RNA sequence: GGGGUCAUGAGGUAACGGCAGCCUGGUAGGCUCCAGACCUGCUCGUGGGGGUUCAAAUCCCCCUGACCCCA
Numbered sequence: 001g002g003g004g005u006c007a008u009g010a011g012g013u014a015a016c017g018g019c020a021g022c023c024u025g026g027u028a029g030g031c032u033c034c035a036g037a038c039c040u041g042c043u044c045g046u047g048g049g050g051g052u053u054c055a056a057a058u059c060c061c062c063c064u065g066a067c068c069c070c071a
Base pairs, nucleotide, nucleotide: 001070002069003068004067005066006065007064010024011023012022013021018054025043026042027041028040029039030038047063048062049061050060051059
């Protein structure tokens, strides 16, 4: 220099273009003498900027970052 894969809560991981779900964590309540375990609720997220579309995590372009391949 060229090519490819990826970027989603605090951590991990899903999501044929149609409300972003699950697990862990945190928190409140239940249970308990207390705690843990267990049950229920809540909390918190699509790397940045444009474009396409009625509608974008998803498609296109650029940027940033990580990893891999070629030279």